[in-house]
Molecule: small-subunit ribosomal RNA
Organism: Nitrospirota bacterium
RNA sequence: AAACUGGAGAGUUUGAUCCUGGCUCAGAACAAACGCUGGCGGCGUGCCUAACACAUGCAAGUCGAACGAGAAAGUUCCCUUCGGGGGGCGAGUAAAGUGGCGCACGGGUGAGUAACACGUGAGUAAUCUACCCUGAGGUUUGGGAUAACCCACCGAAAGGUGGGCUAAUACCGAAUGGCAUUCCGGGACUACGGUUUUCGGAUUUAAAGACGGCCUCUAUUUAUAAGCUGUCGCCACAGGAUGAGCUCGCGCACCAUUAGCUUGUUGGUGGGGUAAAAGCCUACCAAGGCUACGAUGGUUAGCUGGUUUGAGAGGAUGAUCAGCCACAUUGGAACUGAGACACGGUCCAGACUCCUACGGGAGGCAGCAGUGAGGAAUAUUGCGCAAUGGGGGAAACCCUGACGCAGCAACGCCGCGUGGAGGAUGAAGGCCCUCGGGUUGUAAACUCCUGUCGGGUGGGAAGAAUCUUUGGGAAGUUAAUACCUUCCCGGGUUGACGGUACCGCCAAAGGAAGCCCCGGCUAACUCUGUGCCAGCAGCCGCGGUAAUACAGGGGGGGCAAGCGUUGUUCGGAAUUAUUGGGCGUAAAGGGCGUGUAGGCGGCCGGAUAAGUCAGAAGUGAAAUCCCAGGGCUCAACCCUGGAACUGCUUUUGAAACUAUUCGGCUUGAGUUCGGGAGAGGAAAACGGAAUUCCCAGUGUAGCGGUGAAAUGCGUAGAUAUUGGGAAGAACACCAGAGGCGAAGGCGGUUUUCUGGACCGAAACUGACGCUGAAACGCGAAAGCCAGGGGAGCGAACGGGAUUAGAUACCCCGGUAGUCCUGGCCGUAAACGAUGAGCGCUAGGUGUAGGGUGGUCUGACCCAUUCUGCGCCGUAGCUAACGCAUUAAGCGCUCCGCCUGGGGAGUACGGUCGCAAGGCUGAAACUCAAAGGAAUUGACGGGGGCCCGCACAAGCGGUGGAGCAUGUGGUUUAAUUCGACGCAACGCGAAGAACCUUACCUGGGCUUGAACUGCUACUGCUACCUCUAGAGAUAGAGGGUUCUUCGGACAGUAGUAGAGGUGCUGCAUGGCUGUCGUCAGCUCGUGUCGUGAGAUGUUGGGUUAAGUCCCGCAACGAGCGCAACCCCUACUCUUAGUUGCCAGCGGAUAAUGCCGGGCUACUCUAGGAGAACUGUCGGUGAUAAGCCGGAGGAAGGUGGGGAUGACGUCAAGUCCUCAUGGCCCUUAUGUCCAGGGCUACACACGUGCUACAAUGGCCGGUACAAAGAGUCGCCAAACCGUGAGGUGGAGCCAAUCUCAUAAAACCGGUCUCAGUUCGGAUUGAAGUCUGCAAUUCGACUUCAUGAAGCUGGAAUCGCUAGUAAUCCCUGAUCAGCAUGGCAGGGGUGAAUACGUUCCCGGGCCUUGUACACACCGCCCGUCACACCAUGGGAGUCGUUUGCUCCAGAAGUCGGUAUCCCAACCCUUUGGGGGGGGAGCCGCCUAAGGUGUGGUUGAUGAUUGGGGUGAAGUCGUAACAAGGUAGCCGUAGGGGAACCUGCGGCUGGAUCACCUCCUUU
Repeated sequence: AAACUGGAGAGUUUGAUCCUGGCUCAGAACAAACGCUGGCGGCGUGCCUAACACAUGCAAGUCGAACGAGAAAGUUCCCUUCGGGGGGCGAGUAAAGUGGCGCACGGGUGAGUAACACGUGAGUAAUCUACCCUGAGGUUUGGGAUAACCCACCGAAAGGUGGGCUAAUACCGAAUGGCAUUCCGGGACUACGGUUUUCGGAUUUAAAGACGGCCUCUAUUUAUAAGCUGUCGCCACAGGAUGAGCUCGCGCACCAUUAGCUUGUUGGUGGGGUAAAAGCCUACCAAGGCUACGAUGGUUAGCUGGUUUGAGAGGAUGAUCAGCCACAUUGGAACUGAGACACGGUCCAGACUCCUACGGGAGGCAGCAGUGAGGAAUAUUGCGCAAUGGGGGAAACCCUGACGCAGCAACGCCGCGUGGAGGAUGAAGGCCCUCGGGUUGUAAACUCCUGUCGGGUGGGAAGAAUCUUUGGGAAGUUAAUACCUUCCCGGGUUGACGGUACCGCCAAAGGAAGCCCCGGCUAACUCUGUGCCAGCAGCCGCGGUAAUACAGGGGGGGCAAGCGUUGUUCGGAAUUAUUGGGCGUAAAGGGCGUGUAGGCGGCCGGAUAAGUCAGAAGUGAAAUCCCAGGGCUCAACCCUGGAACUGCUUUUGAAACUAUUCGGCUUGAGUUCGGGAGAGGAAAACGGAAUUCCCAGUGUAGCGGUGAAAUGCGUAGAUAUUGGGAAGAACACCAGAGGCGAAGGCGGUUUUCUGGACCGAAACUGACGCUGAAACGCGAAAGCCAGGGGAGCGAACGGGAUUAGAUACCCCGGUAGUCCUGGCCGUAAACGAUGAGCGCUAGGUGUAGGGUGGUCUGACCCAUUCUGCGCCGUAGCUAACGCAUUAAGCGCUCCGCCUGGGGAGUACGGUCGCAAGGCUGAAACUCAAAGGAAUUGACGGGGGCCCGCACAAGCGGUGGAGCAUGUGGUUUAAUUCGACGCAACGCGAAGAACCUUACCUGGGCUUGAACUGCUACUGCUACCUCUAGAGAUAGAGGGUUCUUCGGACAGUAGUAGAGGUGCUGCAUGGCUGUCGUCAGCUCGUGUCGUGAGAUGUUGGGUUAAGUCCCGCAACGAGCGCAACCCCUACUCUUAGUUGCCAGCGGAUAAUGCCGGGCUACUCUAGGAGAACUGUCGGUGAUAAGCCGGAGGAAGGUGGGGAUGACGUCAAGUCCUCAUGGCCCUUAUGUCCAGGGCUACACACGUGCUACAAUGGCCGGUACAAAGAGUCGCCAAACCGUGAGGUGGAGCCAAUCUCAUAAAACCGGUCUCAGUUCGGAUUGAAGUCUGCAAUUCGACUUCAUGAAGCUGGAAUCGCUAGUAAUCCCUGAUCAGCAUGGCAGGGGUGAAUACGUUCCCGGGCCUUGUACACACCGCCCGUCACACCAUGGGAGUCGUUUGCUCCAGAAGUCGGUAUCCCAACCCUUUGGGGGGGGAGCCGCCUAAGGUGUGGUUGAUGAUUGGGGUGAAGUCGUAACAAGGUAGCCGUAGGGGAACCUGCGGCUGGAUCACCUCCUUU
């Protein structure tokens, strides 16, 4: 100098957002266990479960220097009768005994204990303390026994009994006795409680010796004794040290669903008892004591230093080490002792085990090892007393499972190694691949090097200090040089670990790497397999054919002799919030008041010093943590010193604040006086309107009720109306954002009684205040009890409707009830979802009740002030919504309440209630959410505005018939496939006889019918003929090209690979449909909002239009709209052939037929113009625009077309095409023939033709446009009834042809009928195309002549050249369309009041529990499966209270039947004192009886609850959810629920009233 130093978040509720809130993860730790793996060492740690049971061994002995007695084996000597006997050594040894000390320590465990047990700090003047230390004394003198031993006896044993002998530091008496004990008396001190080592007297109580040495003194004289001396003991005392006992303050778990507990209980007195205070015990007296600051009871638990986590405060924990406590098989008890009610002692009782001769005995591992059992799980029946420590001893020494070591276990911490350097052909192999390559990877191989650990070999410690009857020396003691004690120098001697640590040498890269993870959190990615399977998962979640999430491979990441998993604790979690949270709507303010305890409390001054602050002292054990230093090679580990231990106690001070106390004050609070306001409360009386009923009159057929009806009432006279009467309930208007009240609540008028608030002015009291657990009171509606009352209304109930049903909504009735009196109940959305009080913090405005002032009368008005009730709004707050002087702002005080959702406000218990039920109020189990506010959408049987052939107004259809066509279904060998509401169904298909063709049957081919390469070979091929065959094909014959000689081309064989209308349109591209030609969809910047988002894009007008104008925190822009494009309507111009023909000429029967013309017209096809709300009037904001008019061919986008925003529908298409993946490869490919796609009880869509007279038929006659044509259109002419045939002109087209347009018009006929309507069907005969017409084409002629007489419910199209109607053309195509599709023209209407309704759409707004977006969401019963749980006749236990019985051992007390060595007396017989056995008594363990409490297990059965891809019934809720919902209560019902009464808005919509803001 240091001991300081430290705080991270993430995932998951939603379409998205912010918030609330839970769940989960990342970290650290562990006495751990499990899985895979495992080289070495050091230091630690190791039954957490059964305080379960234990075999075996060991864990407490020692002292001969307290004492008596005292072997044997063996060996040796002697004797011997050779059987043996004796002596010495062994040996004063072993073993045993008396005695002393120890065994109360050390070691184990945590069962019990919620307690002065523990921790901390005090006290003991209320105490003890063996061994140890110090001081100062003593240690005198006697006595009688007893074990061992011997003898005898009992017993299986354990063990015991009797007789006899003996010693002591064993036991007993006497002496002495300062001190000590008790008593008495005096003194001193005192905090008056006591204290006293101050004195005197009385009383009682001690002892033990052992072992050395010596001769100074005395006596005998070798030396010993008395004696002296030393050491160790012994006795009494005092003090210390140590240890212990007891007491007290404070601290120390959970449950109140444990609220009252207590009779030795609380205190006193006497007595007893203890080392010691004390009800510790006992007798008596008193009636106390504890408790909401939690008693009593229950549950759990050894406590602490510490350990772990945490930034800290805290939380959790109490292994190892240390302190304390408790326990020792279970329960009880004492003895001994300084100390125990004693782990390895005793007695008794119980359970268990063992021995037994059955009579009786023995035992206690929670000591160290070890065994069994339990369990997921925890070690050796090791070595040693060498060290440290303990016991005994004078000592040597002995004992010591304490301890020191070793063994086992990766159980933990720490350290080391498994090699280092170089090394690119970037090897091989693996994996991936876009096939180029990449990666594994300097990794390996290979070269050089090193040698830790392990192995071998050799050396080799420290830990040792002691001890010593050994040698020498010194000091002390002493008479002493002796002895003894201590010290110094030598010698000797002691090591379990262990030949270990460590060191040297040797060889060799040789023996030494795994585990988990790779979707996000969270570092790390690919392939294959699998196909909601197998599986994964900490949370979110992966897996249903392209899985970075499963499994495997490759690669990668992390840690490493370990790595993961599981479990537990803290953290993150501010998620119990002291630090550091909340309660309007998320969970959360008590329904409201009065008020007790408690908490908090105005101004000034004085005092005190409890809290508070400062200093000092004591304590806070050691270890641990931290700092510094040191020792093991480092570290872990260990050592030394420090810091710290945030605490407690004592003491000295300070006096601001709190507190206490004293004195004062008036502003808080209250009182008095004077006023006015009020649905405040209670009681009594009165009043009118209305309803119903009764009576009477008038009067006649209906009334009533509804969406519409019916039930009901009425000819026995209703309803209506008039008069009279009765009854009960409620009080219109006034009435209001109004008033009053604590809340619930209170409304006609009057009277009486009564509470509170407000205003004004003075005076008085002097903090008297605020809040408020408990307690008490009030408390809507419904409901309950008793008695009344009962008009209207009206749960239940009855009937009628509605409906699929209708236990409802609607209607007709109607009982409880609603009303009164008295008594209960005690709950509501009892709400402002906002506890009470006080203070502070911009305003504006309205209203109610007062006051003051101004003005001066007006029932006014203005200004100001106090108290209420509202609205708007600044700051601030809030997650936002919103609140905002009536706070949800800023502060203080007190109370209540919350801690994820469900289970559940349920169960059990308690308590209240007559009951209904209220209050209090869990758990198991289950989910990863539940929720609040706001946002964008979508939706609504919400609202507003607007549009559309959407409705309406019209016209014509479909639905009925026949036929055509498509589809479904059915059938079939196949009837190929796709398309399925609108937006599939005359759709793909603009045309299936073969082909097409994808399907079926059969027959063939296999590098293939077609394509591209490569290799090798051949040289043909194409084409023609014949044969077989259904054909493909096969066989035979003929035939012949170019060439630069390479080949092209073809064939054969092989190899890469072809091919697939096979699957997946939910892997895709492209294309298309649809909303919708709807007017929308977005962006940049800015601004607002925490944010999702908003604004712009909304608003006022207007438009077909997000079209335009105006306004505006927006300003601009893009894709859409519109316009630009095409057709059409008008004009002009240019150009006139194939078009046209006005004028001129010619010709004809006629015709632009011819000349000619086009500066004419029509037309053609290029250009230009024209229309823009331009103009006028009106209207409108003077704007945009709208309405009307003029002009004009056309008028308000002139008509039509093309053109389709962002997106939606996993819409359609893999069978147009393209394409990923999968599948097939002598077949799912390919070729061929035939068949099928054309079937036919039926159903639907789209059409055609009709049903007729606005028509059919016959005859005559007129007028188009747009197209097509050379494998073609095909004229004239001729043939045929006709389809058509022959024929061949013309035309590659304004030229020719298709090609007569038809309806219309004119004339005739038919005359209302199944017809002269209608044409299906069928027969016969034909035509055409084609290789082919049977399945299966079209057409023609003749004949036949079906259904059908205008079409149910329902439904479609169309707003003008449109509908309707009529023909014409084209594509496809050999042929096939009467009907389909795409175009063209002809004739040519009706109607639109209007936007209520249906459908679709747009904008704004509103509600939402929807977001897969209403085809949404979602509730309850029932049925099934599983899970946990409540009740339950009971049954079996745990624990505990009370009652009584019984009573072992034992202490204590009593007694004296019996017994007794020490002492006393004695006449020696005995007696006394004292003690004991026995007996009696009190207490008392186990046990028993009866009866309660508590808790657990189980129980036929029963109740609800939870969970569970596709069960049943309904539709309750979310939108006005289709009857607004919800709360309380009551009744009813399969169920959600329905209904009554009162309440709430957390109800949409419309209207009205009021208020506010701006002007």